[in-house]
RNA sequence: CCAGACGGCUGGACGGCCGCUGUCGUCGCCCGUGCCUGAUUCGGGGGACGGCGGAGGAAAGUCCGGGCUCCACGGGAAUACGGUGCCGGCCAACCGCCGGCGGGGGCGACCCCAGGGACAGUGCCACAGAAAACAGACCGCCCACGCAAGGAUCGCAUGGAAUCCCAUGCGGCACCCCGCGGGCAAGGGCGAAACGGUGCGGCAAGAGCGCACCGCGCUCCUGGCAACAGGGGCGGCAGGGUAAACCCCACCGGGAGCAAGACCGAAUAGGGACGGCCGUGCCCGCAAGGGUGCAGGGGCAUUUCCGCCUCGCCGUCCGGGUAGGUCGCGAGAGGCGCACCGCGAGGCGCGUCCCAGAGGAAUGGUCGUCCCGCGCUGCGACAGCGCGGACAGAACCCGGCUUACAGGCCGUCUGGCGCC
RNA sequence: CGGAGCGUAGCGCAGCCUGGUAGCGCAUCAGUCUGGGGGACUGGGGGUCGUGGGUUCAAAUCCCGCCGCUCCGACCA
Numbered sequence: 001c002c003a004g005a006c007g008g009c010u011g012g013a014c015g016g017c018c019g020c021u022g023u024c025g026u027c028g029c030c031c032g033u034g035c036c037u038g039a040u041u042c043g044g045g046g047g048a049c050g051g052c053g054g055a056g057g058a059a060a061g062u063c064c065g066g067g068c069u070c071c072a073c074g075g076g077a078a079u080a081c082g083g084u085g086c087c088g089g090c091c092a093a094c095c096g097c098c099g100g101c102g103g104g105g106g107c108g109a110c111c112c113c114a115g116g117g118a119c120a121g122u123g124c125c126a127c128a129g130a131a132a133a134c135a136g137a138c139c140g141c142c143c144a145c146g147c148a149a150g151g152a153u154c155g156c157a158u159g160g161a162a163u164c165c166c167a168u169g170c171g172g173c174a175c176c177c178c179g180c181g182g183g184c185a186a187g188g189g190c191g192a193a194a195c196g197g198u199g200c201g202g203c204a205a206g207a208g209c210g211c212a213c214c215g216c217g218c219u220c221c222u223g224g225c226a227a228c229a230g231g232g233g234c235g236g237c238a239g240g241g242u243a244a245a246c247c248c249c250a251c252c253g254g255g256a257g258c259a260a261g262a263c264c265g266a267a268u269a270g271g272g273a274c275g276g277c278c279g280u281g282c283c284c285g286c287a288a289g290g291g292u293g294c295a296g297g298g299g300c301a302u303u304u305c306c307g308c309c310u311c312g313c314c315g316u317c318c319g320g321g322u323a324g325g326u327c328g329c330g331a332g333a334g335g336c337g338c339a340c341c342g343c344g345a346g347g348c349g350c351g352u353c354c355c356a357g358a359g360g361a362a363u364g365g366u367c368g369u370c371c372c373g374c375g376c377u378g379c380g381a382c383a384g385c386g387c388g389g390a391c392a393g394a395a396c397c398c399g400g401c402u403u404a405c406a407g408g409c410c411g412u413c414u415g416g417c418g419c420c
Numbered sequence: 421c422g423g424a425g426c427g428u429a430g431c432g433c434a435g436c437c438u439g440g441u442a443g444c445g446c447a448u449c450a451g452u453c454u455g456g457g458g459g460a461c462u463g464g465g466g467g468u469c470g471u472g473g474g475u476u477c478a479a480a481u482c483c484c485g486c487c488g489c490u491c492c493g494a495c496c497a
Stems, first nucleotide, its partner, number of pairs: 001416010012370007020054008029045004056391001060402002063400005068257004081253005086100005101115001102113004116248002121246002123242003138188002140184004145179002150176002153172008196214006215237001216235008261327004271318007279294006296311005334353005340347002371389008421493007430446004440477001448464006470486005
């Protein structure tokens, strides 16, 4: 210098002007409030001025885990359902994080892995292939027996000008072929996968049949908290894959969610209680009014009788939990700095700071200077002009994960090239 | 803000649970019947299974992450 790996930070800066929002202070204004009147003082609303605060690393997706709230619930256990799954640690908790182990990839820095159990049981393995799971035998290899039509081969004879070549015939043999019985699983072939792999020996041909190495299983020793690693011995292989198929084992989980929930609470309509009036007789009373009885309308299957239910208007009071308002709502598993412990995630101590709380949703716009990138012009360091500066925006809060992101900066490390 | 479901041909849907061939109707194209149209019959074409990974020999289907769409919850005094 080039190419790359990992980790972290940042997410334009300053100033002027005009705005938005929360809160506090000061000063006016308006409204309400006892039977009536009355408030710079009580309550509420709005205004001006001033002070202070005002988005994020992801505020996002709502994928996990908690706080908080309500509902259910005597405690424990189990079943069902869902989730998690190497080992150890961290954490309030977790499907998170850290450090190891094992497997895979990369020359390397480093990266990836849902990574328990397949002799507890069940299921599935398409197509191809002989065979896809208590194995089996298509081609093939080997042995024994049989047959004698054919091929090969041996002998003889005849013919072709011919001891040698060719053809024909006869005889033999049983190598091929054919049939039948048995042995084998090395090789071929199919497949994603064929019941350990390579080599040597062995055998009729073969085969863990025997041996060496590798793999595998059992066991012992050593190291490690453990996962696991290394080594010794024994065993000739003890029987494939799939559990992000059912399942088994271990552990965890009650449900819903701030539109949770709590408080205040209208207008109107409807409900209840009481009183009065709309009809009337009688009694008490001067009257206002009170007591008691009988009527009236509608309904219950029906004409009557009897029985039962029910009622129009006004006023006062009551409960409800709607509209609306208030709370929940931000001092917290909080931020920053330093020291100590730990490889680390993190823990602990001290100091310091207070840092958005709206309710359809504020945190913005514009101008100037500077910064960064790109383009054009000027011969150029540079100057001028123009354009651009991401992803996105709190809505109860917190810890994680995932996803989006222009550009810039820092640190550690790897490979290659060059120079000293 | 919170909670459910869906995405397969131009359109409406099945297939997914239990992995191996993507299918149905309408539409479209060609042919036949007709003088022509309509209609009927016959035959055909057309699919990144929303997208990116993973598990598996094999994924529309099983698992995870994104993208888009739809529905429900205030709430009846």
Overview: Model confidence (mean pLDDT): 75 of 100. Predicted 3D model of RNase P RNA and transfer RNA as a complex of 497 nucleotides. Rfam match: Bacterial RNase P class A. From the family's description: Ribonuclease P (RNase P) is a ubiquitous endoribonuclease, found in archaea, bacteria and eukarya as well as chloroplasts and mitochondria. The family's RNA type in Rfam is ribozyme.